[in-house]
Molecule: transfer RNA
Organism: uncultured Clostridia bacterium
RNA sequence: GGGCCUAUAGCUCAGCGGUUAGAGCAUCCGACUCAUAACCGGACGGUCCUUGGUUCAAACCCAAGUGGGCCCA
Repeated sequence: GGGCCUAUAGCUCAGCGGUUAGAGCAUCCGACUCAUAACCGGACGGUCCUUGGUUCAAACCCAAGUGGGCCCA
């Protein structure tokens, strides 16, 4: 220098162009227990990397950029 993949909650990840973007773990509260843990219920937590475009409608499609990973030279 060229090509490919990837970016969604604190972490690991789901998410047919159409409802209010979800799960597990973590955190907090409650219940249970003599008490703690486990189990159970609930809450909290999001500028869907950035900018622009397409569309009635974009996390999702397109372009550019940025970060990360892999390959080639």